[in-house]
Model confidence (mean pLDDT): 82 of 100. This is a predicted structure of a 75-nucleotide RNA (transfer RNA) from a Methanobacteriota archaeon. The organism belongs to Methanobacteriota, within Archaea. RNAcentral holds the sequence, with entries from ENA.
RNA sequence: GCCCUCGUAGCCCAGCCAGGAUAAGGCACCGGCCUUCUAAGCCGGGGAUCUCGGGUUCAAAUCCCGACGGGGGCA
Numbered sequence: 001g002c003c004c005u006c007g008u009a010g011c012c013c014a015g016c017c018a019g020g021a022u023a024a025g026g027c028a029c030c031g032g033c034c035u036u037c038u039a040a041g042c043c044g045g046g047g048a049u050c051u052c053g054g055g056u057u058c059a060a061a062u063c064c065c066g067a068c069g070g071g072g073g074c075a
Stems, first nucleotide, its partner, number of pairs: 001074007010027003020058001029045005051067005
């Protein structure tokens, strides 16, 4: 330098191919119940304008272009 792949909450991960309704779930966190206390368990709660910019569209996490970053391959 070229090619492939990934980027969604503090962490992990689904949704993307085939555009549409409050972006689902687990861990963690916060509050409560339980307990002598803690842990475990149960109930409830907050947190992501989806890496960034642009485009297409009535409508974009999803499609297109570019950039940045991680991983892999070729030279």